Predicted 3D model of RNase P RNA and transfer RNA as a complex of 471 nucleotides. The coordinates come from a structure-prediction model, not an experiment, and the mean pLDDT is 76. It holds a member of the Rfam family "Bacterial RNase P class A". From the family's description: Ribonuclease P (RNase P) is a ubiquitous endoribonuclease, found in archaea, bacteria and eukarya as well as chloroplasts and mitochondria.

[in-house]
RNA sequence: AGAGCAGGACGAAUGACCGCUGUUCCGCUUCUGGCGGAAGGGAGGAAAGUCCGGGCUCCACAGGACAGAGCGCUGGGUAACGCCCAGUCCCGGCGACGGGAAGGAAAGUGCCACAGAAAGGAAACCGCCCCCGGCAUGUUUUUAGACAUGCCGAAGGGUAAGGGUGAAAGGGUGAGGUAAGAGCUCACCAGUCCUGACGGUGACGACAGGAGCUUGGUAAACCCCGCUCGGAGCAAGACCAAAUAGGGGGGCGCUUGAGGGCUGUCCGUCCUAGUCCCCGGGUAGGUCGCAUGAUCCCGUCGGUAACGGCGGGGCUAGAUGAAUGGUCAUUGUCUCCCGGUUCACUUUUGUGAAAUGGGGGAAACAGAACCCGGCUUAUGGACUGCUCUAACA
RNA sequence: GGGGACGUAGUUCAGUUCGGUUAGAACGCCGGCCUGUCACGCCGGAGGUCGCGAGUUCGAGCCUCGUCGUCCCCGCCA
Numbered sequence: 001a002g003a004g005c006a007g008g009a010c011g012a013a014u015g016a017c018c019g020c021u022g023u024u025c026c027g028c029u030u031c032u033g034g035c036g037g038a039a040g041g042g043a044g045g046a047a048a049g050u051c052c053g054g055g056c057u058c059c060a061c062a063g064g065a066c067a068g069a070g071c072g073c074u075g076g077g078u079a080a081c082g083c084c085c086a087g088u089c090c091c092g093g094c095g096a097c098g099g100g101a102a103g104g105a106a107a108g109u110g111c112c113a114c115a116g117a118a119a120g121g122a123a124a125c126c127g128c129c130c131c132c133g134g135c136a137u138g139u140u141u142u143u144a145g146a147c148a149u150g151c152c153g154a155a156g157g158g159u160a161a162g163g164g165u166g167a168a169a170g171g172g173u174g175a176g177g178u179a180a181g182a183g184c185u186c187a188c189c190a191g192u193c194c195u196g197a198c199g200g201u202g203a204c205g206a207c208a209g210g211a212g213c214u215u216g217g218u219a220a221a222c223c224c225c226g227c228u229c230g231g232a233g234c235a236a237g238a239c240c241a242a243a244u245a246g247g248g249g250g251g252c253g254c255u256u257g258a259g260g261g262c263u264g265u266c267c268g269u270c271c272u273a274g275u276c277c278c279c280g281g282g283u284a285g286g287u288c289g290c291a292u293g294a295u296c297c298c299g300u301c302g303g304u305a306a307c308g309g310c311g312g313g314g315c316u317a318g319a320u321g322a323a324u325g326g327u328c329a330u331u332g333u334c335u336c337c338c339g340g341u342u343c344a345c346u347u348u349u350g351u352g353a354a355a356u357g358g359g360g361g362a363a364a365c366a367g368a369a370c371c372c373g374g375c376u377u378a379u380g381g382a383c384u385g386c387u388c389u390a391a392c393a
Numbered sequence: 394g395g396g397g398a399c400g401u402a403g404u405u406c407a408g409u410u411c412g413g414u415u416a417g418a419a420c421g422c423c424g425g426c427c428u429g430u431c432a433c434g435c436c437g438g439a440g441g442u443c444g445c446g447a448g449u450u451c452g453a454g455c456c457u458c459g460u461c462g463u464c465c466c467c468g469c470c471a
Stems, first nucleotide, its partner, number of pairs: 001389007010380001012331007020042002023039007044365001048376002051374005056233004068229005073087005088102001089100004103224002108222002110218003125163002127159004132153009171189006190214002192211005198205002237288004247279006259271004295314008333362007341354005394467007403420004413451001422438005444460005
């Protein structure tokens, strides 16, 4: 210099002016309210997605089983988790490092396209071998017969060493063995299982001995095993409580007529059984839930770490069609342009570095809605540590 | 707050048997033929990160997980 890997922070600051929304205080007022003034508070690292886990609230609940869902290496952390930390094993990468739903395929069932003979307690297509028949040649003893070699044929059998197919063909290499072959036998190597002892809390690692044990893959196919799990959600839930319409009680009235229409009144006539008060439930609406909490910061101790203990300090949005914004100035960060200064190299033009002066530009993703712990996603510029390659010293 | 479905060519859809060889169809697009010309018609052709990223597997459009986007439904009282 190039290419990469990992990590933890930050998410501009101050002031002025004009706005928005709560709180407290004061004043005015038509007073469960409204208006004005002052003080003070007012988004995030993700407030997001709502993917997990919990707090909280209500409902349900003798106990057990089935079903269903989720999880699945080990140890630890935690209120809890599918999260985090530390490790084991496997895979990927030269490496820094990254990824892994990582129990069981020897309980059972299913599947393994195409190709291939055969895809699973397997299989004989070519090849190899045995056996059988025919022919030729040779030998023997002329023939017959026998033996040997070669060729041809096809019925039967053996063989998984070789060829070929495939992602995968039931360990690998060598020797023995055999008609030809084969863990058939042996040696070494790889793996599995068993036994013993060692290290580790453990997953597991490493060692010795034994068993020819080498019985494919797939459970993110059904399934089996182990563990966990009651449901709903702040529109939970609690309280206060209109109008109208239901409900209950009481008074008056019910053909001896309350009320209403024709009508301002009376008569008359017509219509309808109501009408008044009280109580209670629920709705609209309002208040609470709702901001002191598995809280934040600092220090210290324990722990490799996640995290925990102790001590001190702080109080930090609570809106509800939903506030938290805008402008200007100064400073800070990054970047571009221009200028001079110093230092180094160079014969010079010049080049590079450092601090510095002036001018211009840029700053993302996005916004609480009961509250926390995680995960994931979106996003700006900078920083730290590490790895590989190349060159120079 | 709770629940569900979908994403495949420019467009509308198939394809997920219990994963399999080279992902199809229609319309549209391009070229040629036909015609005096256009349309129709005929012949041929191109066009696909199967939303994205991982994983399982010999093999993934299909299975699993995560993620992004789009659409739909439900909620109170009687």